[in-house]
RNA sequence: GGGCGCAGAGCUCAGUGGUAGAGCGUGUGCUUGGUAUGUGUGAGGUCCUGGGUUCAAUUCCCAGUGCCUCCA
Numbered sequence: 001g002g003g004c005g006c007a008g009a010g011c012u013c014a015g016u017g018g019u020a021g022a023g024c025g026u027g028u029g030c031u032u033g034g035u036a037u038g039u040g041u042g043a044g045g046u047c048c049u050g051g052g053u054u055c056a057a058u059u060c061c062c063a064g065u066g067c068c069u070c071c072a
Base pairs, nucleotide, nucleotide: 001071002070003069005067006066007065010024011023012022013021018055026042027041028040029039030038048064049063050062051061052060
């Protein structure tokens, strides 16, 4: 320098055009003599940045940035 892939909740990831979810973690209630476990409930997101297409973009297209990997 070139090719492929990835970027989303505190962490690991699903979602695939129509106002974003799960598990774990975390706050809180119940349970316990007290923890743990179990269980109910809540909070937490400019879906990397900019632009384009569209009535509508996390999703499609282009560029940029960062990371992984391969080639030279």
The RNA shown here (transfer RNA) has 72 nucleotides and comes from Vicugna pacos. Its Rfam family is "tRNA". Rfam classes the family as a transfer RNA. The RNAcentral record of the sequence draws on Rfam. Model confidence (mean pLDDT): 83 of 100.